[in-house]
RNA sequence: AUGGCACGCUGGAGAAUCCCAAUCAAAUGGGUGCCGAAGGUGAUAAGUGAAGCGAAUAUACUCAUGAAUCUCUCAGGCAAAAGGACAGUGAUGACUU
Repeated sequence: AUGGCACGCUGGAGAAUCCCAAUCAAAUGGGUGCCGAAGGUGAUAAGUGAAGCGAAUAUACUCAUGAAUCUCUCAGGCAAAAGGACAGUGAUGACUU
């Protein structure tokens, strides 16, 4: 120097500051309505593999595998704070080539 990971810093969306419970709010319990960007679930695309056809290669069909900011809403969230996928950054850390 290269690549990702960890860590620090910066930015970072959505959805009731809803109702009830002795109540400023939060938390806790219950109710109704919502959100998707921690995590998790599911299906499929490309790709890959198998099977199949065939002299052979390839395609179609079939099966398996297979990602996300897609899907579900289990978890989480719906004032602020915290968290936050992801992006940027670094006299940082252990590695990789």
About this RNA: This is a predicted structure of a 97-nucleotide RNA (Glycine riboswitch aptamer). The prediction has a mean pLDDT of 76. Of the family's consensus pairs, 82% are formed in the model.